This is a predicted structure of a 71-nucleotide RNA (transfer RNA) from a marine sediment metagenome.
The sequence is in RNAcentral, with records from MGnify.
Its mean pLDDT, the model's own confidence on a scale to 100, is 80.
It matches the Rfam family "tRNA". It is annotated as a transfer RNA. Rfam links the family to the GO term triplet codon-amino acid adaptor activity.

Order: sequence, then structure tokens, then C1' cells
RNA sequence: GCGGGUGUAGUUCACUGGUAGAAUGAUUCCUUCCCAAGGAAUAGAAGAGGGUUCGAUUCCCUUCACCCGCU
Repeated sequence: GCGGGUGUAGUUCACUGGUAGAAUGAUUCCUUCCCAAGGAAUAGAAGAGGGUUCGAUUCCCUUCACCCGCU
């Protein structure tokens, strides 16, 4: 330099053109003499920009980071 892949919550993973879910973690509350365990609730995310579309995390383009291969 060329080609391919991945990017979603603090972390690990789903899902998909029509309100983005789970586990775990965080906070608060209940329970308890206290802790742990258990229960309930709350907050929290589509790498960035642009395009197509009534509507984009999803489709297209560019770009960024990481990984793999070739040279």
C1' cells in the first nucleotide's frame, strides 16, 4: 500500500427498516441485629459524519479505532 472482518449500557452478548433487549455490574428501597443471599424499582448504550427512506442501529458512501491476510 491492497483486501477482508469487528465496533451496541461500566463489562459480556443478542436483536433488527417501525419505541434496542438480556446477563452481570451501579444506585435506591424492602427483608436482616449486621453482612451475605433473596425481592422490587431507577438510571445507563448502536464508534463519528453524510446520504437513501415517511421512518436507519440495520441499506449505501466517507472516516476513525482494533483484528486477520497479502504485498